[in-house]
RNA sequence: GACUCCGUGGUCUAAUGGUGAGGACAGCGGCCUUUCAAGCCGCAAAUGAGGGUUCAAUUCCCUUCGGAGUUA
Numbered sequence: 001g002a003c004u005c006c007g008u009g010g011u012c013u014a015a016u017g018g019u020g021a022g023g024a025c026a027g028c029g030g031c032c033u034u035u036c037a038a039g040c041c042g043c044a045a046a047u048g049a050g051g052g053u054u055c056a057a058u059u060c061c062c063u064u065c066g067g068a069g070u071u072a
Stems, first nucleotide, its partner, number of pairs: 001071007010025004018055001027043005048064005
């Protein structure tokens, strides 16, 4: 340099064009408890970036950034 794959809350992950992007752990608050833990309820937090197609994009296309791999 060429090609392939990956990128979603703090972490891990689901969503193969259509509900308000779902779940687990972690965090915070509350309930329970003599207290803690466990349990239950609630809250906040995410689609790497830019553009395009579409009525509608996490999803399809282009560019770009980061990571991994193959090859010369």
Molecule: transfer RNA
Organism: Luteolibacter sp.